[in-house]
This record gives sequence, C1' cells and structure tokens, in this order.
RNA sequence: AAAAGCCUUCGGGGCAGGGUGAGGAACGCAGGUUCCGAUUCCCGAUCGGUGGUAUAACCCACGCGCAUUGAAAAUGCAUGACCCGGUGAAACUCCGGGGUCGACGGUAUAGUCCGGAUAAAAGAAGGUAAGC
Repeated sequence: AAAAGCCUUCGGGGCAGGGUGAGGAACGCAGGUUCCGAUUCCCGAUCGGUGGUAUAACCCACGCGCAUUGAAAAUGCAUGACCCGGUGAAACUCCGGGGUCGACGGUAUAGUCCGGAUAAAAGAAGGUAAGC
C1' cells in the first nucleotide's frame, strides 16, 4: 500500500371512509321479516427492495418466484408498468400536470389480509487479514 477470503450486525411499506351483496344465521305453517356478511368486486385511500445514473416503483442492471438437489452451487423456466410541459451544462430521476404496474398458496376475485417467513437474497456498514 492493499484485493480475495473469513466473521459480525443490518437488510420492506401499505385500504381512512362509502357502495354492492356471493354466501350464512335467526324467527315464521307459509308469503316473508330481521341480522351478519369483501381491507379481494365498485368509488375512494394508500405503499414502493438493491446497485448505477442529476435525487427513479414504471431508464439500465440485480434480487425477490418456480423446477432441479439430501443440502448447496451451477443450470433451466418465469420476470410488471410513462408520457407531456418547465428549469438546467446535464433530469423518462427534480418541479407542475395527467397516467400505469405490483410473485406464489389460501379466502368472495387481494400490491395492502392470513401463510411459507422469528425465513432468504440483491446489497450496506463494521471488523479481521496470511501473502506480496
């Protein structure tokens, strides 16, 4: 001077309010009456992993899922969504406006509920550090 490796810690957020009524329950001889009933449907509300880059859910890349394995690694499959105007040297990132998207299993059809998950990863910080 300082890479790899190893160790430790960290490593995700979210339906207020209204409508509808699949279905269920009670009462009744019956017609029927009453009650419950979706964070999933409709209106509306609300949230946004990691690295890069003029500050990004929707630009580029990675992770998250599934298969395979005793378990890993590797491999394979799957993998969403943006425009207009303004400022500027530079912004699909900022400001203004209008839009769009969101794994798997469960359940009345779910980004937001429950579950795998007191899990795991991309990665972040700190420590250690032979050799040269």

The RNA shown here (FMN riboswitch aptamer (RFN element)) has 132 nucleotides and comes from Chloroflexi bacterium HGW-Chloroflexi-2. Rfam family: FMN riboswitch aptamer (RFN element). Gene Ontology term of the family: FMN binding. From the family's description: The RFN element is a highly conserved domain that is found frequently in the 5'-untranslated regions of prokaryotic mRNAs that encode for flavin mononucleotide (FMN) biosynthesis and transport proteins. It was read from a public genome assembly, where an Rfam model found it.